The part of an RNA shown here (small-subunit ribosomal RNA, central domain) has 348 nucleotides and comes from an uncultured bacterium. The full RNA is in RNAcentral, with records from ENA and SILVA. It matches the Rfam family "Bacterial small subunit ribosomal RNA".
Context: one part of a larger RNA
C1' cells in the first nucleotide's frame, strides 16, 4: 500500500460552525479534458521470457523472436464523469398563518425548610450510636411561640414527559433572544452533503482577582471501633460549593453506537400539530418526536431490528497482539495543576 474492521473483543474526535478538498437531483444541446477504438512515431543496448546455437554438461556466451504493460501524435465515437450554454422541481431554502417547550441571557420576586440573633413560656437534660463517648446545657440548653437576619436550593405538579448540537436545562413574573414542528399557497432554482487544518461551546474538580458564606463538606482536630484503623460510625470543621470577571478543556463527555440520504413486515403506548367523521370525546387518517415488543435481515453470541447493529451510497475520524505507555523526549497550549501530540529499547 492492498485488505479487514470500529455497541460489548483494539477502534466513532465530547459537541457544533466552517475553509481547502472529496462527493452530489432531473432534462436538452455544444465542445471533446478524462474515457474507448483504429493508425503512425518512439519506447538504446544489455537484462527478464520463449525458441535455436557454442564451450564434453551446467553456470556462462551467442542468434532470432516476443516483450518493454509507457509517452507523443493523428483519425474517430459520445454512453458515463468533468466542462460550457439552457430548462425543470422532487433535494435545499424563502414567504404567510398557527403551535408546543426546565432552549439561552439579564432583571425582579415568592413560600417551605436549615442555621444564627432578640424576646416569651418552661426545666434538666439534650445530641448522637450497634452500644457509647467527644459535643451542647442551671451563665437556662433541647422543646415550644413571636419577631428579625442571611445564604443556598426550588417539595407536590413530574411522566422510558419536554427542550437543546453536546455539556446540560426545573418555584413564579417580565424584557431580550436561538432553534423546532404543523398547515397553506406562492417564490428562488441544486443554492446540497461531509469536512483535513481552523474556530467556538464544553459537567465536576481545580486556578487567579474581588465579593459572599445558611446548609453541606475534601484537608484537619477530637470521640469511638479495632491487633492496628492515617478508614467505614459520631462530634466539630477550613478550602470549596454560591456571585462577577478571567483561565483550565478533561469525564463511564455513554446509546460505550460519527454525520447525511434513500430503501426494507407489523403491533401497542406516549408527546406536539393538522384533517375528516360522528355517538362531543372518542375513532380514523397524516406529519414530526420519544418508548416497548417483534418479522425479514444482521450478529461470535448477547442482542439490534424504519430512532438498525438490515440493504446501499458519500465524506470524515479511528484500530492493527499484551506489557512497557497514553509513559519518555521534543513541539504547542497553560499562572499552575496539567492538557494535547506521541515513540523506542526491553519483555511475554
Nucleotide at each position: 500500500c492492498u485488505g479487514g474492521g470500529c455497541g460489548u473483543a483494539a477502534a466513532g474526535c465530547g459537541c457544533g460552525c466552517g475553509u481547502a478538498g472529496g462527493c452530489g437531483g432531473a432534462u436538452u444541446g455544444g465542445a471533446a479534458a478524462g474515457u474507448u477504438g483504429g493508425g503512425g512515431g518512439u519506447g538504446a543496448a544489455a537484462u527478464c521470457c520463449c525458441g535455436g546455437g557454442g564451450c564434453u554438461c551446467a553456470a556462462c556466451c551467442u542468434c532470432g523472436g516476443a516483450a518493454c504493460u509507457g509517452c507523443c501524435u493523428u483519425c474517430a465515437a459520445a454512453a458515463c464523469u468533468a466542462u460550457c450554454a439552457g430548462u425543470c422541481u422532487g433535494g435545499a431554502g424563502u414567504u404567510c398563518g398557527a403551535g408546543a417547550g426546565a432552549g439561552g441571557u439579564g432583571a425582579g420576586u415568592g413560600g417551605a425548610a436549615u442555621u444564627c440573633c432578640g424576646a416569651g413560656u418552661g426545666u434538666a437534660g439534650a445530641g448522637g450510636u450497634g452500644a457509647a463517648a467527644u459535643u451542647c446545657g442551671u451563665a437556662g440548653a433541647u422543646a415550644u411561640u413571636c419577631g428579625g437576619a442571611g445564604g443556598a436550593a426550588c417539595a407536590c405538579c413530574a411522566g422510558u414527559g419536554g427542550c437543546g448540537a453536546a455539556g446540560g436545562c426545573g418555584g413564579c413574573u417580565c424584557a431580550c433572544u436561538g432553534g423546532c414542528u404543523c398547515g397553506a399557497u406562492a417564490c428562488u432554482g441544486a443554492c446540497g452533503c461531509u469536512g483535513a487544518g481552523g474556530u467556538g461551546c464544553g459537567a465536576a474538580a481545580g486556578c487567579g482577582u474581588g465579593g459572599g458564606g445558611a446548609g453541606c463538606a475534601a484537608a484537619c482536630a477530637g470521640g469511638a471501633u479495632u491487633a492496628g484503623a492515617u478508614a467505614c460510625c459520631c462530634u466539630g470543621g477550613u478550602a470549596g460549593u454560591c456571585c462577577a470577571c478571567g483561565c483550565c478543556c478533561u469525564a463511564a463527555a455513554c446509546g460505550a453506537u460519527g454525520a447525511a440520504u434513500g430503501c426494507c413486515a407489523g403491533u401497542c403506548g406516549u408527546c406536539g400539530g393538522c384533517a375528516a367523521g360522528c355517538a362531543u370525546g372518542c375513532u380514523u387518517g397524516u406529519c414530526g418526536g420519544u418508548g416497548a415488543c417483534a418479522c425479514a435481515c444482521c450478529u461470535a453470541a448477547c442482542g439490534g431490528a424504519u430512532u438498525a447493529a438490515g440493504c446501499a451510497u458519500u465524506c470524515c475520524g479511528c484500530c492493527u497482539g499484551g506489557g512497557g505507555a497514553g509513559u519518555a523526549c521534543g513541539g504547542u497550549c497553560g499562572c499552575a495543576a496539567g492538557a494535547u501530540u506521541a515513540a523506542a529499547a526491553c519483555u511475554c
Overview: The prediction has a mean pLDDT of 89.